[in-house]
Molecule: transfer RNA
Organism: Candidatus Omnitrophota bacterium
Order: sequence, then C1' cells, then structure tokens
RNA sequence: GGGGCUGUAGCUCAGUUUGGGAGAGCACCUGCUUUGCAAGCAGGGGGUCAGGAGUUCAACCCUCCUCAGCUCCA
Repeated sequence: GGGGCUGUAGCUCAGUUUGGGAGAGCACCUGCUUUGCAAGCAGGGGGUCAGGAGUUCAACCCUCCUCAGCUCCA
C1' cells in the first nucleotide's frame, strides 16, 4: 500500500436477510419479601446504532468518504 471482518445501553450481543416499533441477558436504581444479606417477584432509568455526507416520505439497515480494532497478502 491492497483485500476481508468487526464497531448497537456500563458489559456480552441480537436486530441488517426483505428499509418503517431500537431490543435481550447481566449490571444499576426503587419497592415487596427477610432480624439482616443473598435469592425471588414487580417496576424504573440509561442509546450521537464509531463519525460525516448522500439516496429516500422514511436509514442501525442502501451508496460514498473517514476513524479505530482484528486478520490476510505484498
């Protein structure tokens, strides 16, 4: 220098197939339960979907550029 993969909640990830409600588990907070803790149950908060631009009525999703990590080739 070139190719491929990955980037979504504090953490691990799904969702991209076929464009239309942003989600799960754990964690965190509150309440119930307990003498207390843990476990359990109920509820709640938390998001620049890596960044920017474009297409579209509408983008995590399609196109282009950039950044970071991993990997292959040279």